[in-house]
Context: one part of a larger RNA
């Protein structure tokens, strides 16, 4: 893991409410007793309880046949339109009354009579209270065969080394004594077996040989040594050469049993079916933020009796945002004018006191700003009224009662703010949608992006999105652009500043058959080597001036060059040629800018007048959407005694959760059946039911088992590292 069996909202009394039933201004008995063989049942039993009157702490006092509106219903009239009128239970409103408080006014509670008993459903609190689960706390016992300390009594420690004291002898010395050689055999001495230990390899092993072992290495080995046997010390206690170490594989308080089903706002699990509706993750409070309470939001039942609304339009109001502005407040650029008591600089003066400048203040013009500025001011939003639309007597708004869940972190997208931040799938708000609790189609894949809200089956048509192949449908059509495989990505899921004689296009200006632009060819001169400067300066180091002539044209010279000249060239003119050229600005696509770790991703293949991009056109494909057909369910209406039939419906997704109806298991009394011509059970199969399930057949099996209407419950398993057993 699998299989079988077990396994979780129960019970009691109290209490709230709803349903059903009995009796009803009343209702009910409790303990106990009688009859009965017993159980059951029947009959007594009024003690007592609830209700019928309240208000007040108490003393104490002590309550409406009232009026109006009006639903259903009934009655009458009727033009038969549910049209008018009347009565009007229940319902609503007003008034009155009782009592308490108060000086009063006012206010609180009560008052127009319905309860009570039983059974059942669903809640509440109390109990172990749906089941399982602590770490702990307390009490009483049991432990020192492990390891600790102490005591008693015993046992054990190869061999070697070193060589203390003492002693003997020699030498020296006046002596004390010193010294040498022997002898001797001390030591928490040394090396090292047994014994004991457990340093390192962070080796082996690591479902082991082993809940601490194996191997090598290492420490110690006559002592504070090692070991046997016996004894003593016990749980807030012991022992401790001290580590919170050890006290029987258990120690920051042993083990066992009991209190005990400790408690757990935490975690896991919580068992059959179908139908209807269907949430919230917000506000306030909380030693509160892992919880709970109240409200809001969901649901079931009832009362009531005509309105309700998220749409649209109009009219009349409200507002101070976006924007804008500078009239106020507060900032802000620059200039002018005036003032200047106090401040700074400078200057005149012996001083007093002056002049000029700066700063400062005010005003005028000018510039730029504001969440906590406003002379202004939208769109939106919102209120009232009217109209319209939609829902509504097949029952709206509202009210009452029962049951919840939830109040863990909501999330993303769009829009609008705020906070901090480089930013964020960031944090915090508002509005809407969505997921949550929503399947289906699309987006390669992908909770919340696009389309679209799934009762069942079938056929058709579309949406988003697509139509070369994977892959259903166009290798469709008309044009243009791109040469970068750019691209083939709606977004989430990348690209900027800045560049580009890449290419297309639009606009402006200029030149051009009196020949433009480019190219080739020719000319490109004279005064003159202008003057000055300079060694030189001749178009071309530098300074000044920059005229005239001949011309088709030619600068007192554009660049190269020379020491200076020379030389080459340009401007300018002409010849040849023959049609566009030059320049500025805007737009489209494209290129550069462009870096990440194994080779690699437009989903892939692949694609270039496209299968890319832009604009247009016509088809087709494509969903649980829409339509049609058939069927089911729910609610409601009409008809009907009923079964049911016929209709109505923008009805039938759904987590937590509420409500309703069912299936199955065990047992009880009652009724009614089956079975050795084969019961239960087991195995395989057929049929029926939306389903839980039911039924039939065959085989096996070999003795019990169903059905009907009720009642009772240790009543349904896949899960809980669930329990027991098997495998």
């Nucleotide at each position: 893991g699998c299989c079988a069996g077990g396994g979780a909202g129960u019970u009691u009394g109290c209490u709230g409410u709803c349903a059903u039933g009995g009796c009803g201004a009343g209702c009910c008995u409790a303990a106990g007793g009688g009859c009965u063989u017993g159980a059951a049942g029947c009959c007594c039993g009024g003690a007592g309880g609830c209700g019928a009157a309240g208000g007040g702490a108490a003393a104490c006092c002590g309550a409406c046949u009232u009026u109006c509106c009006g639903c259903a219903a009934c009655c009458g009239c009727u033009u038969c339109g549910a049209g008018c009128g009347g009565u009007g239970a229940g319902g609503g409103a007003a008034g009155g009354g009782g009592u308490c408080u108060g000086a009063a006014a006012g206010g609180g509670c009560c008052u127009a009579c319905a309860g009570u008993c039983a059974u059942g459903g669903c809640g509440g609190a109390a109990a172990g209270a749906c089941u399982a689960g602590a770490a702990a706390c307390c009490a009483g016992a049991c432990g020192a065969u492990c390891g600790u300390g102490u005591c008693c009594u015993g046992a054990g420690c190869a061999g070697g080394a070193u060589g203390a004291a003492g002693c003997g002898g020699g030498g020296c010395g006046a002596a004390a004594g010193c010294u040498c050689c022997g002898u001797g055999g001390a030591g928490g001495u040394c090396c090292g077996a047994a014994a004991g230990g457990g340093u390192c390899u962070u080796g082996a092993c690591g479902u082991g040989c082993a809940a601490u072992u194996c191997a090598g290495u290492c420490c110690c080995c006559a002592g504070a040594c090692u070991c046997g046997g016996g004894a003593c010390a016990a749980g807030g206690g012991g022992c401790c050469a001290a580590a919170a170490g050890c006290c029987a594989a258990u120690c920051u308080a042993g083990u066992c049993u009991g209190g005990u089903g400790a408690u757990a706002g935490c975690u896991a699990g919580u068992u059959c079916c179908c139908a209807c509706c269907g949430a919230a993750a917000u506000a306030g409070a909380u030693c509160u933020g892992a919880g709970u309470c109240u409200a809001g939001c969901c649901u079931g039942g009832g009362c009531a009796g005509a309105c309700g609304u998220u749409g649209c339009c109009a009219a009349c109001g409200c507002u101070g945002u976006a924007g804008a502005g500078c009239a106020c407040u507060g900032a802000u650029c620059u200039g002018g004018u005036g003032g200047c008591a106090a401040g700074g600089g400078u200057u005149c003066g012996a001083a007093a006191g002056g002049g000029c400048c700066c700063a400062c203040c005010a005003c005028c013009g000018u510039u730029u700003c504001a969440a906590a500025c406003u002379c202004c001011g939208a769109a939106u939003g919102u209120g009232u009224u009217g109209g319209u639309a939609c829902g509504g007597c097949a029952g709206a708004a509202g009210c009452c009662c029962g049951g919840a869940u939830g109040c863990g972190g909501g999330u993303u997208u769009a829009u609008g703010u705020g906070g901090g931040g480089u930013a964020a799938g960031c944090c915090u708000c508002a509005u809407a949608a969505c997921c949550u609790a929503g399947a289906g189609g699309g987006g390669a894949g992908c909770a919340a992006c696009c389309c679209a809200g799934a009762c069942u089956a079938a056929a058709g048509u579309u949406a988003a999105g697509g139509c070369c192949c994977c892959c259903a449908a166009a290798u469709a059509c008309c044009a243009g652009c791109u040469a970068a495989g750019u691209g083939u990505c709606a977004a989430a899921c990348a690209a900027a500043a800045g560049g580009g004689c890449g290419u297309c296009u639009c606009c402006g200006a200029g030149c051009g058959a009196a020949g433009a632009c480019a190219g080739c060819a020719g000319g490109g001169a004279g005064g003159u080597a202008g003057g000055c400067u300079u060694a030189g300066a001749a178009g071309c180091a530098g300074c000044c001036a920059u005229c005239c002539u001949u011309u088709a044209a030619a600068g007192a010279g554009u660049g190269c060059g020379u020491a200076a000249c020379a030389g080459c060239u340009c401007a300018c003119c002409u010849u040849c040629c023959g049609a566009g050229c030059u320049u500025g600005g805007g737009g489209g696509c494209c290129c550069c800018g462009a870096a990440a770790a194994u080779g690699g991703a437009c989903g892939g293949g692949g694609c270039u007048c496209a299968a890319g991009c832009u604009g247009g056109u016509u088809g087709c494909c494509g969903a649980u959407a829409c339509u049609u057909u058939a069927g089911g369910c729910c609610a409601c209406a009409a008809u009907g005694u009923a079964a049911a039939u016929u209709g109505u419906g923008u009805g039938c997704g759904g987590u937590a959760g509420g409500u309703g109806g069912g299936c199955g298991u065990g047992g009880a009394g009652g009724g009614u059946g089956g079975g050795u011509a084969g019961a239960a059970g087991u195995a395989g199969g057929g049929c029926c039911g939306u389903g839980a399930g039911g039924u039939c057949c065959u085989a096996u099996g070999g003795a019990c088992c169903g059905c009907c209407a009720u009642c009772c419950a240790u009543u349904g398993u896949a899960g809980a590292u669930c329990c027991u057993g098997g495998u």